[in-house]
RNA sequence: AAACGGCAAACCCGGGGCAACCCGGGGACGCAAAGCCACGGGCCCUCCAGGAACGGCUGGUUCCUCGGGCAGCCGGGCUACCGAA
Numbered sequence: 001a002a003a004c005g006g007c008a009a010a011c012c013c014g015g016g017g018c019a020a021c022c023c024g025g026g027g028a029c030g031c032a033a034a035g036c037c038a039c040g041g042g043c044c045c046u047c048c049a050g051g052a053a054c055g056g057c058u059g060g061u062u063c064c065u066c067g068g069g070c071a072g073c074c075g076g077g078c079u080a081c082c083g084a085a
Base pairs, nucleotide, nucleotide: 006031007030011026012025013024014023015022016021029072035078036077037076039075040074041073042070043069044068045067049065050064051063052062053061054060
């Protein structure tokens, strides 16, 4: 290279969750690790808790922490199928 195969975005249906999103079925935009792990960065969420700033100061807004989600955002770690010349 080739082949046997694999996964499955959007969207739809059912279920779970406050949400991000997840699970099952259908479906394929793509994927050579689109297999697994939230470790670094990033993005996203806000039922509860804490803090800061603003403020029209009983209401409210924004940000941070905590907590959560994304492995199909990037990096890192672990594991793995086929494989001609």